[in-house]
RNA sequence: AGAGUUUGAUCCUGGCUCAGAACGAACGCUGGCGGCGUGCUUAACACAUGCAAGUCGUACGAUAAGGCCUCUUCGGAGGCACAUAAGUGGCGAACGGGUGAGUAACGCGUAAGCAAUCUGCCCUUUGGACCGGGAUAACCUUGCGAAAGUGGGGCUAAUACCGGAUGCUGCUCGAGGUUCACAAGAGCUUCGGGUGAAAGUCGGCCUAUCCUUGGAAGCCGGUGCCGGAGGAUGAGCUUGCGUCCCAUUAGCUUGUUGGUGAGGUAACGGCUCACCAAGGCUGCGAUGGGUAGCCGGCCUGAGAGGGUGAUCGGCCACACUGGGACUGAGACACGGCCCAGACUCCUACGGGAGGCAGCAGUGGGGAAUAUUGGACAAUGGGCGAAAGCCUGAUCCAGCAACGCCGCGUGAGGGACGAAGCCCUUUGGGGCGUAAACCUCUUUUCUAAGAGACGAAACGAUUGAUCACUAAUACGGGUCAAUCCUGACUGUAUCUUAGGAAUACCCCCGGCUAACUCCGUGCCAGCAGCCGCGGUAAUACGGAGGGGGCGAGCGUUGUUCGGAAUUACUGGGCGUAAAGGGCGCGUAGGCGGCCUUGUAAAUCAGGUGUGCAAGCCCACGGCUUAACCGCGGAACUGCGCCUGAAACUGCUGGGCUUGAGUUCAGGAGAGGGGAGUGGAAUUCCCAGUGUAGCGGUGAAAUGCGUAGAUAUUGGGAGGAACACCGGUGGCGAAGGCGGCUCCCUGGACUGACACUGACGCUAAUGCGCGAAAGCGUGGGGAGCAAACAGGAUUAGAUACCCUGGUAGUCCACGCUGUAAACGAUGGGUACUAGGUGUAGCGGGUAUCGACCCCCGCUGUGCCGCAGCUAACGCAUUAAGUACCCCGCCUGGGGAGUACGGUCGCAAGACUGAAACUCAAAGGAAUUGACGGGGGCCCGCACAAGCGGUGGAGCAUGUGGUUUAAUUCGAUGCAACGCGAAGAACCUUACCGGGAUUUGACACGCUUCCGAUAGGCGGUCAAAGCCGCUUUUCCCUUCGGGGACGGUUGCACAGGUGCUGCAUGGCUGUCGGCAGCUCGUGUCGUGAGAUGUUGGGUUAAGUCCCGCAACGAGCGCAACCCCUACCCUCAGUUGCCAGCGGAUAAUGCCGGGAACUCUGAGGGAACUGCCGGUGACAAACCGGAGGAAGGUGGGGAUGACGUCAAGUCCUCAUGGCCCUUACAUCCCGGGCUACACACGUGCUACAAUGGCAGGUACAAAGGGCUGCGAAGCCGUAAGGUGGAGCGAAUCCCAAAAAGUCUGUCUCAGUUCGGAUUGGAGUCUGCAACUCGACUCCAUGAAGUUGGAAUCGCUAGUAAUCGCGUAUCAGCAUGACGCGGUGAAUACGUUCCCGGGCCUUGUACACACCGCCCGUCACACCACGAAAGCGGAUUGUACUAGAAGCCGGCGGGUCAACUUUGCCAAAAGCGAAGAGACAACCGUCCAAGGUAUGAUCCGUGAUUGGGGUGAAGUCG
Repeated sequence: AGAGUUUGAUCCUGGCUCAGAACGAACGCUGGCGGCGUGCUUAACACAUGCAAGUCGUACGAUAAGGCCUCUUCGGAGGCACAUAAGUGGCGAACGGGUGAGUAACGCGUAAGCAAUCUGCCCUUUGGACCGGGAUAACCUUGCGAAAGUGGGGCUAAUACCGGAUGCUGCUCGAGGUUCACAAGAGCUUCGGGUGAAAGUCGGCCUAUCCUUGGAAGCCGGUGCCGGAGGAUGAGCUUGCGUCCCAUUAGCUUGUUGGUGAGGUAACGGCUCACCAAGGCUGCGAUGGGUAGCCGGCCUGAGAGGGUGAUCGGCCACACUGGGACUGAGACACGGCCCAGACUCCUACGGGAGGCAGCAGUGGGGAAUAUUGGACAAUGGGCGAAAGCCUGAUCCAGCAACGCCGCGUGAGGGACGAAGCCCUUUGGGGCGUAAACCUCUUUUCUAAGAGACGAAACGAUUGAUCACUAAUACGGGUCAAUCCUGACUGUAUCUUAGGAAUACCCCCGGCUAACUCCGUGCCAGCAGCCGCGGUAAUACGGAGGGGGCGAGCGUUGUUCGGAAUUACUGGGCGUAAAGGGCGCGUAGGCGGCCUUGUAAAUCAGGUGUGCAAGCCCACGGCUUAACCGCGGAACUGCGCCUGAAACUGCUGGGCUUGAGUUCAGGAGAGGGGAGUGGAAUUCCCAGUGUAGCGGUGAAAUGCGUAGAUAUUGGGAGGAACACCGGUGGCGAAGGCGGCUCCCUGGACUGACACUGACGCUAAUGCGCGAAAGCGUGGGGAGCAAACAGGAUUAGAUACCCUGGUAGUCCACGCUGUAAACGAUGGGUACUAGGUGUAGCGGGUAUCGACCCCCGCUGUGCCGCAGCUAACGCAUUAAGUACCCCGCCUGGGGAGUACGGUCGCAAGACUGAAACUCAAAGGAAUUGACGGGGGCCCGCACAAGCGGUGGAGCAUGUGGUUUAAUUCGAUGCAACGCGAAGAACCUUACCGGGAUUUGACACGCUUCCGAUAGGCGGUCAAAGCCGCUUUUCCCUUCGGGGACGGUUGCACAGGUGCUGCAUGGCUGUCGGCAGCUCGUGUCGUGAGAUGUUGGGUUAAGUCCCGCAACGAGCGCAACCCCUACCCUCAGUUGCCAGCGGAUAAUGCCGGGAACUCUGAGGGAACUGCCGGUGACAAACCGGAGGAAGGUGGGGAUGACGUCAAGUCCUCAUGGCCCUUACAUCCCGGGCUACACACGUGCUACAAUGGCAGGUACAAAGGGCUGCGAAGCCGUAAGGUGGAGCGAAUCCCAAAAAGUCUGUCUCAGUUCGGAUUGGAGUCUGCAACUCGACUCCAUGAAGUUGGAAUCGCUAGUAAUCGCGUAUCAGCAUGACGCGGUGAAUACGUUCCCGGGCCUUGUACACACCGCCCGUCACACCACGAAAGCGGAUUGUACUAGAAGCCGGCGGGUCAACUUUGCCAAAAGCGAAGAGACAACCGUCCAAGGUAUGAUCCGUGAUUGGGGUGAAGUCG
């Protein structure tokens, strides 16, 4: 740091996915040790049991047991010290510990403030502590109660309670002074009035007083108490700033906002109350709803950010739920109280008790989270003078791989390399120095032994010293020495001995490191994305091997990252998602030039704070690390002080260029209103006139003899304005078009002056806004949804036609949308040009106008830089910048649902989610395609000739049949094809009979035998069974070799499967003219260019042009045949001339001329002439020539396409069979037959048939052969055997033709099928199933529907001949020659093809793609009579506990007064004060009624999504 995935490929946009890090995790497999951490994320669910807050006897009374002392009636009593259950009292219990339910808040964070406050214990300081009083618990006694508990009576103490005194710098009132302060007010200070405290206890001493061992008062010391001042700490309150989502929550509020006064509080304050005023909050988001403890930090990230708030630390909130107060320095109180509620427990049914979100633990929930452990040794806390006690805080241990860190499972040697497993091309390779084996070591492990740190205080004892003092006492302070204390733990660590001793998990198609075999066969399965699996799977499962990691490894979940995919850093909006339909304008944002001041913003320096921990750096401590300690840095923030003044803001002054005003002009379908004009359509009236009109591709419906259409005249009415008219004009947009008038908006040009920034944009808002539509009322000619009819069609609810109503028009009102588009918001500035056009002005010129030049404004085209993914944009920007607004964030679902607002309605605006997909898109590229275009070819059409399709037969195919009818070929490009020849064989098929190393190859091996031959039985044959004869070469005499047989083993064999695993070969496009490459250039790229263009050609053939220049495979040529000539050669071919012979014949001599044969050469190249053409290529015409523009024909088939054909020619991978899917044999089948198709033959006749005569070929074949003459047979053929391995002989007769005759238009003298009979030939064998011959028979058929094929010249047509295969079998195939036409205007159309171009949503490429309904299955969602629940508002009711207030006839020791009494005590009365009860305010739960919001569910219903092969178009 990126990668995969949209396409045939490309670039872009854009989503999805992956690689990283992290976690309080969980799950799967696995698991050795240690250190340090961490461990209910869910039910703030319910809890059994134990423990978690007590302590103080130096505050008090009292006291069991034990100890000592005294006394004793021996029962016991008293005292002392230690100690203490329970109680009074004090302090603590408000800390510590837990949890995160609630809370969107001054709750938290940060920075300030309190001149508006409190603060126990602690520290400093100052002053004080006097005199009195009455109770009460414990205890005793007596009741009630099951219990919890509680009542009455009696006694008693205090550091408990109360009264009085005194009293400051307290509080308060009054009067001054001074300092500070913006103010309110605060500090200090002077004077006066009022008011307001206390507690003792412990130890010691005897110096003056009293009793006097000693003690008391007293004194000394400690500690405690009271008032004041200050500090520290903690707390309270206030404020600035920051702190989640929803606007489909837009208005909220009555103690509400403020004031005055009062109350209340530690304290400000509507905190509360009375009165007065009517305010307060809100688009900078109030109110409402949802969610959530906040922070330091933690995770991630380059950062900015995003996510998070476990452990540790700070704050807050809560303690079963709700409410409430009490006590106190502090609470509205987790282990306190009261009330209400739910729940649980006890109960004697009357009543009671309880609150683990403390530590353990239990149940439950859950994917999931530990021991009912030890110790107060350390740290810290409470109480205490202290010892000490308490402490589930804490320190430790236990459980858990939950995390991080460290260690180990050994180290060295050890083979060209064991076994085993895997692969293999069978040679070998891999696991692999890995193992075995040898040597060594011992961390860890086991056993034994030794054995820490954490401990120093407090305290005690002793000593020294200091202050106090009468005192060297005591006590206190300081110092020193000694003593005492360890849960963990016999742990860490060390030593010795023994002994090589656990490794797993995931992955291996790409991303992404790592490959083979087997199994499976769209099955089973995998999968994070793309995607794998349908018989050769590196993707499934196993194995071998490999990669990664390692006591772990994977998976799942979650977060950040990658994602610049919400873009502050750091994105976009013409066509990919995205500019509002347009304007006016409010808030807001932004704003020209010069200058003064200010200092809010900004910047600089200083300063305070930013706790600690964490992160980072350095050093240090545990063997290392994790972990920990220490120091530094950092904490990007906020406050304060000082300074700067450029920019922004604010303020004062000025300016004119932005903006505006004025004047003068001209242009315009700008808007509104009124009037008016002509053409045309239609209708009405009248005339003329007659049979049609109209309409269409063609028709019909329709109109017309009741007179249409056409035509003439007249009239009515509505709507729209031809020509001008123009990428001309105007308007903000929608939009605006005859002419005239009235009213009116804006822009532009020119000019002088004026104002002096007055500007730009614009959320909300307001207005305008095509067409259609709606309401009311008019109007209605034409046009025309709906509708009707006619056509078209498979259908035609369409397109076409005939009609036709709303509507279109007007007035008023509504709707508010559009591809409202330049798919491009507005403004300002800047950035090459060229050329049109509209308006205005200027210059030059002129008599004047035009032309020409220049400026401004508008409107077009082309184009540079630049931009853009590309297309394209380009002074009218999509360039360069700034300002403001609107909008976008994958596709579908969906502009849908719900809610809201608007509307009469239609509907509009706002606008989701579930679910689903791995894409959806933009631009451009190459193809392919188009019932797109252009150009051009081809027997492609047309023009012609002859066929096929009808008949019969032949042949092939389909189908059917069959035991089998072997297999393959299937549009063109299968179907007289593989097959150049199925009676057996062939033969692969079927039936039956047989064989098993095999019919065939090679090697080893046992035995026998020369090779081999003969015979018999059985049988359909193959085969099986049996009999028998003979003996090769070498030799070391054992044996060996060749050959044959035999046994066994390797193997043979397969026309079995896969042509979709293949090679090779072939078909087809293609009788085409194309297909590419190198270099260069262009393009981000796919690609383009070249190869396009202008001509030309049969041709990418050639020429010219050109960012191309060249080249290759194709084309052409080179090759063969043929046409002409020449040369050479002259037998078997030839015979002109010469000679000979014959009845005749190259028959003979001879000849080498000719024909011919076959070898070489020539010839044709647009070479020549004329014309056309671009001075080209080329074309046209002509000459010459045997041949002329490729002379004719053949061979030759580019890159590629069709998974075309062939595994049955051959070859071959894999799979399958192996007494069988192999091999042999006999017989059958491939020849079947209701049918259908292809290819052919023969015909239907007179251009013919038949009979007879007669002429002319070419190319082939021949020894298992061709076979002559002759003879026989009607013939097939037989016989015969000459000649010939062939220019010699034979096949061999060529046929059509021609001559003569006959037939005379008929199912015939056409036609020959079919059938009967008789034969011939081949062959082992013609039954199934050959060909041919003769006699007889004589079917269909009289020229063939729709449709369709071939052919452009020696061609079609027609005629015969030959050959291969082959024993025989040819209408087929391949060849040969004979006779020998017609037509082509032309390229519109059909088919195929080539080039250019265009569109494309196709690329499996139009046999493509794809839309909607319907049917089926599944899924989520909406509506719905309702039903259920949660939250909440309002009204009324209700009113526990409690605070406060009132009342208080009841209750009460003290205090005051007073009576009785001499007084005290006591009793009584009154008062003060307090309390119960009662009343009232407030108020929780509850109740009633009625709303709101949200959730769940709901018969039925609606659309939506998804789903290999359904239906309709």
RNAcentral holds the sequence, with entries from SILVA. This is a predicted structure of a 1513-nucleotide RNA (small-subunit ribosomal RNA) from a metagenome.